RNAcentral holds the sequence, with entries from ENA.
The RNA shown here (transfer RNA) has 75 nucleotides and comes from a Chloroflexota bacterium.
Rfam family: tRNA.
RNA sequence: GAGUACAUAGCUCAGUCUGGUAGUAGCGUCCGCCUGAAAAGUGGAAGGUCACUGGUUCAAAUCCAGUUGUACUCA
Numbered sequence: 001g002a003g004u005a006c007a008u009a010g011c012u013c014a015g016u017c018u019g020g021u022a023g024u025a026g027c028g029u030c031c032g033c034c035u036g037a038a039a040a041g042u043g044g045a046a047g048g049u050c051a052c053u054g055g056u057u058c059a060a061a062u063c064c065a066g067u068u069g070u071a072c073u074c075a
Base pairs, nucleotide, nucleotide: 001074002073003072004071005070006069007068010027011026012025013023020058029045030044031043032042033041051067052066053065054064055063
């Protein structure tokens, strides 16, 4: 330099193909219950600019273009 894939909560990810309410998701955090107190267990809650910018559409995490970052392949 060229190509491919990926970017969604603090972390790990589903959802994208087939546009239509952001997830009863796991871990973590916070508050209860339990305990003499903890751990474990258990109930609940909070936490989201779906990387960024623009476009298409009645409607975009999802489609299109560009940018940035990461990984891999080729040179």